[in-house]
Molecule: Fluoride riboswitch aptamer (crcB RNA motif)
Organism: Pyrinomonadaceae bacterium
RNA sequence: AAAACUUGGGGCGAUGGAGUUCGCCAUUAACCAUCCCGCAAGGGAUUGAUGACUCCUAAUCAAAG
Numbered sequence: 001a002a003a004a005c006u007u008g009g010g011g012c013g014a015u016g017g018a019g020u021u022c023g024c025c026a027u028u029a030a031c032c033a034u035c036c037c038g039c040a041a042g043g044g045a046u047u048g049a050u051g052a053c054u055c056c057u058a059a060u061c062a063a064a065g
Base pairs, nucleotide, nucleotide: 010025011024012023013022016056017055018054019053020052021051033046034045035044036043037042
């Protein structure tokens, strides 16, 4: 000096927040959805506030008081 391992932390997982849990990344990183047309550029359409579970909030619809 580099690599590996261990420990303590950090960041990220297509629209907000919290808890739990899983995965990914090491700052030149992880991540930035899907489908159709198109050589590409670009255009059109669709699902979801979760990576997953639960709760809260926002939006929409229906019912009851």